Notes
This is a predicted complex of two RNAs, RNase P RNA and transfer RNA, with 448 nucleotides together. It holds a member of the Rfam family "Bacterial RNase P class A". The family's RNA type in Rfam is ribozyme.
[in-house]
RNA sequence: CGGGGAGGCCGUGCAGCCGCCGGCAGGCUCGACCUGCGGGAGGAAAGUCCGAGCUCCACAGGGCAGGGUGCUGGCUAACGGCCAGUCAAGGCAACUUGCAGGAAAGUGCCACAGAAAACAGACGGCCUCUCAACGGGUCCUCGCGGACCUGGGACGGGGUCACGGCGAACCGGUGCGGUAAGAGCGCACCGCGCCCGUGGUGACACGGGUGGCACGGCAAACCCCACCUGGAGCAAGACCGAAUAGGGGUCGCGAUGGGUGGCCCGCCCAGACCCGGGUACGGUCGCUCGAGCGGCGCGGCAACGCGUCGCCUAGAUGAAUGGCUGCGGCGCGGAUCUUCCGCGGACAGAACUCGGCUUACAGGCUUGCCCGCUCC
RNA sequence: GGCCCCAUCGUCUAGCGGUUAGGACGGCGGCCUCUCACGCCGCAGACCGGAGUUCGAGUCUCCGUGGGGUCG
Numbered sequence: 001c002g003g004g005g006a007g008g009c010c011g012u013g014c015a016g017c018c019g020c021c022g023g024c025a026g027g028c029u030c031g032a033c034c035u036g037c038g039g040g041a042g043g044a045a046a047g048u049c050c051g052a053g054c055u056c057c058a059c060a061g062g063g064c065a066g067g068g069u070g071c072u073g074g075c076u077a078a079c080g081g082c083c084a085g086u087c088a089a090g091g092c093a094a095c096u097u098g099c100a101g102g103a104a105a106g107u108g109c110c111a112c113a114g115a116a117a118a119c120a121g122a123c124g125g126c127c128u129c130u131c132a133a134c135g136g137g138u139c140c141u142c143g144c145g146g147a148c149c150u151g152g153g154a155c156g157g158g159g160u161c162a163c164g165g166c167g168a169a170c171c172g173g174u175g176c177g178g179u180a181a182g183a184g185c186g187c188a189c190c191g192c193g194c195c196c197g198u199g200g201u202g203a204c205a206c207g208g209g210u211g212g213c214a215c216g217g218c219a220a221a222c223c224c225c226a227c228c229u230g231g232a233g234c235a236a237g238a239c240c241g242a243a244u245a246g247g248g249g250u251c252g253c254g255a256u257g258g259g260u261g262g263c264c265c266g267c268c269c270a271g272a273c274c275c276g277g278g279u280a281c282g283g284u285c286g287c288u289c290g291a292g293c294g295g296c297g298c299g300g301c302a303a304c305g306c307g308u309c310g311c312c313u314a315g316a317u318g319a320a321u322g323g324c325u326g327c328g329g330c331g332c333g334g335a336u337c338u339u340c341c342g343c344g345g346a347c348a349g350a351a352c353u354c355g356g357c358u359u360a361c362a363g364g365c366u367u368g369c370c371c372g373c374u375c376c
Numbered sequence: 377g378g379c380c381c382c383a384u385c386g387u388c389u390a391g392c393g394g395u396u397a398g399g400a401c402g403g404c405g406g407c408c409u410c411u412c413a414c415g416c417c418g419c420a421g422a423c424c425g426g427a428g429u430u431c432g433a434g435u436c437u438c439c440g441u442g443g444g445g446u447c448g
């Protein structure tokens, strides 16, 4: 210099004027009032995908069913999150990605192609044995014929899985030996299983021995194993106020109805339903000080924890957080180029609150790391 | 604001993880008819988008997009 790869941070600044929503203080004519001071969107407020707090249902209880998670160790209030590692795959590397338990508990599936698709063989092929046909030779015989040797060899017997165009995947792979032909049949190396030792908390790694090889893949198929799991959600729920007047009908004191929302048990409560009539889409709380934020120190590789000091940082409910102007900053374009003019500003926007994940995002700042080339 | 569900030709739909995703209505072309309709034959036409699991995904998993329902 070029290329690549991990993070961290910001995401328009200042001032003035006019508004909007809360808070505090003061004033009076006590109101839907006035004045003053101070606060007022985000890194994702989003998707609602996980986990919690909080509230109600019994102080959430038992069983079945269902759901979730899934290498190891740690962090945390908790988690499917985070950190550190292991293994596998990809990359020259920095590094990235991984729902990564069990397929020798059982069931199921493996299309097409192919000889064969899951348990073991069948088929083709190869090798071998001999019966018969057939060919050749020798001997005996006058001849018919017979004996022996040899070739040949089944639509039969035996051996074999090394070979067979396939396929995502097929009787471990390569080489040498061996054999009638072959084969872990034997040997060497690699792979795999089992055992032992060493290191590590562990996943696992390394080393040695041993077995001729048994055990294909799929569990984001059913399932098994281990662990977790009650349901609903702030429109939860609580209080105040209005209404529930006066009536009619049906069933009914336990074998009933409701709370209860997958089912059963248990627990709690109790008249239930229909007709007709009445009423206020009113208010207050929940609501924002909290597993809070920042600085420093200590422990830890880190996530994180502990201590100490400082700070208070939106609470609306048809729902505020806006508009205008000036001066800057950034980007783009133009010109008469230390300057001037014009244009632009991403994704998005609280609604009970936190911890995460995921998704969207113009532009910018910054710290390590890897590879290549060149120069000193 | 919370919770739940759905997505396949233009429309309504079928589709145990395995050929080239099937059908009906509609559309287009041809046949039939004097003409139209009916009828018959043929053709075109789709898995909401992106990743992953798997040999293989419309189907299974995750993320997004769009639509719908419900709760005081």
Base pairs, nucleotide, nucleotide: 001372002371003370004369006367007366008365009364010363012328013327014326015325016324017323018322020040021039023037024036025035026034027033028031042347046358047357049356050355051354052353053352054233055232056231057230061265062264063263064262066229067228068227069226070225071085072084073083074082075081086100087098088097089096090095101224102223106222107221108218109217110216123164124163125160126159127158128157129156134151135150136149137148138147139146140145172190173189174188175187176186177185191213192211193210194209195208196207197206198205199204237285238284239283240282247275248274249273250272251271256270257269258268259267292311293310294309295308296307297306298305299304330344331343332342333341334340335339377447378446379445380444381443382442383441386401387400388399389398394431403419404418405417406416407415424440425439426438427437428436